Molecule: Bacterial RNase P class A
Organism: Planctomycetota bacterium
RNA sequence: UGAGAGGCCCGGGCGGCCGCUCUCGGGGCGAACGCGCCGCGAGGGAGGAAAGUCCGGGCUCCUCGGGUCAGGGUGGUUGCUAACAGCAACCGGUCGCGAGGCCAGGGAAAGUGCCACAGAGAAUAGACCGCCUGCACGGACCGCGUGUCCGCGCAGGUAAGGGUGAAACGGUGCGGUAAGAGCGCACCGCGGUCCUGGUGACAGGAUUGGCAGGGCAAACCCCACCCGGAGAAAGACCAAAUAGGGGGGCGUGUGAGACCCGCACGAAGCGCCCCCGGGUAGGUCGUUCGAGGCCGAGCGCGAGUUCGGUCCCAGAGAAAUGGCCGCCCCCCUUCGCAAGGAGGGGACAAAACCCGGCUUACAGGGCCUCUCACGCG
Numbered sequence: 001u002g003a004g005a006g007g008c009c010c011g012g013g014c015g016g017c018c019g020c021u022c023u024c025g026g027g028g029c030g031a032a033c034g035c036g037c038c039g040c041g042a043g044g045g046a047g048g049a050a051a052g053u054c055c056g057g058g059c060u061c062c063u064c065g066g067g068u069c070a071g072g073g074u075g076g077u078u079g080c081u082a083a084c085a086g087c088a089a090c091c092g093g094u095c096g097c098g099a100g101g102c103c104a105g106g107g108a109a110a111g112u113g114c115c116a117c118a119g120a121g122a123a124u125a126g127a128c129c130g131c132c133u134g135c136a137c138g139g140a141c142c143g144c145g146u147g148u149c150c151g152c153g154c155a156g157g158u159a160a161g162g163g164u165g166a167a168a169c170g171g172u173g174c175g176g177u178a179a180g181a182g183c184g185c186a187c188c189g190c191g192g193u194c195c196u197g198g199u200g201a202c203a204g205g206a207u208u209g210g211c212a213g214g215g216c217a218a219a220c221c222c223c224a225c226c227c228g229g230a231g232a233a234a235g236a237c238c239a240a241a242u243a244g245g246g247g248g249g250c251g252u253g254u255g256a257g258a259c260c261c262g263c264a265c266g267a268a269g270c271g272c273c274c275c276c277g278g279g280u281a282g283g284u285c286g287u288u289c290g291a292g293g294c295c296g297a298g299c300g301c302g303a304g305u306u307c308g309g310u311c312c313c314a315g316a317g318a319a320a321u322g323g324c325c326g327c328c329c330c331c332c333u334u335c336g337c338a339a340g341g342a343g344g345g346g347a348c349a350a351a352a353c354c355c356g357g358c359u360u361a362c363a364g365g366g367c368c369u370c371u372c373a374c375g376c377g
Stems, first nucleotide, its partner, number of pairs: 001373010012328007020045006027038004047348001051359002054357005059231004071227005076090005091105001092103004106222002111220002113216003128162002130158006137151005142145001170188006189211001190209008235285004245276008253265003292311008329346007
């Protein structure tokens, strides 16, 4: 200098004017320190993903509590954590010269099932071509034989070679054989047993076995572990008007055909008044101090954890966090020899109980560490 790998950070800045929302302080008006309305002042006011709502947890209610089945999820090991399908370190496989990337990474020796197309044969392997042997027939040759070679037919042998396929029943080589074959041997791979190291996944070694057991479990299934359900419209409290319910008081009814008193019946209906409780509208809480942020120290390779200090950092409720102007910054286009001018643009997206993750989107910019190649000293 070029090409890459891993990770982190920012997400326009400053000023002025006008607004929105919340909190606090203070003022005015209303009968009103507390309630309502209207001014004033001070302060707070979106994100790295607030998103998708895909995992996990807190919290709340449901079940008197608990268990099992069903169902669902996870799946190398050891850790971290409130928990996780997350993260860290390590192991194994695989890709890359490398830094590093990727893996749904338990069991195929419990059982069942599947393996398209092509191919002779796809798991009780399989003879299409080829190779080899024998027999029969035909042909060619000359050395005329129990000869050699070729073709065709039949009967066998053969998994070396070709061909098909994602995959063909260990691989390479030597020996061996009629041709072949773990048939024999060496090495590699694989299985069993043992030893050593490691918490472990696993690694290394010794010995033994000619090799059994193709692949697929994001097919059923088996094994181990985890999971009760619903969610902020959860849930708790306060509580109108109207209608309806319950209780009390008073009046009214019928016997009984004016009216009044008394008696009996009935206790149902109606009216008025008072009280009680439930639900609705509405309001308050839940609701933002939290597994919290930042700084430092200790422990740990790390994810993290412990201690100390410090800070308070949106809480609306159909939903505020915005608009305009000026200067600057960045990008694009254009004019200009240049300084510079003109025009356009500045992403993805926006809280709704909270937190930890994952995934996805994103104009533009910055930083750190590492790898490879080339050049120079």